Source information: The RNA shown here (transfer RNA) has 74 nucleotides and comes from a Candidatus Moraniibacteriota bacterium. Rfam family: tRNA. By type it is a transfer RNA. The RNAcentral record of the sequence draws on ENA.

[in-house]
RNA sequence: CCGCCUCUAGCGCAGCUUGGUAGCGCGCUCGCUUUGGGAGCGAGAGGUCGUCAGUUCAAAUCUGACGAGGCGGA
Numbered sequence: 001c002c003g004c005c006u007c008u009a010g011c012g013c014a015g016c017u018u019g020g021u022a023g024c025g026c027g028c029u030c031g032c033u034u035u036g037g038g039a040g041c042g043a044g045a046g047g048u049c050g051u052c053a054g055u056u057c058a059a060a061u062c063u064g065a066c067g068a069g070g071c072g073g074a
Base pairs, nucleotide, nucleotide: 001073002072003071004070005069006068007067010026011025012024013023020057028044029043030042031041032040050066051065052064053063054062
C1' cells in the first nucleotide's frame, strides 16, 4: 500500500441476508422465601446499535467516508 472480517446494555452475544416496537444469557437493583447467606420465584433499571453523512415515509439493518481491533497478501 491492497483486500477481507469485527464493532449492539457493565460482560459475552443474537438480530443485519429479507429495512417496520432493540432482544437473550450472566451481572446489577427491589420484592417474596430463609435465623442469615446462597439457591429458587416475581418485578425493574440499564442502549444516542463505533463516529459522521447519504438514501428512504421509516435505518442496528442499505450506501459512502472515517476511527478502533483483527486476519491475509504485496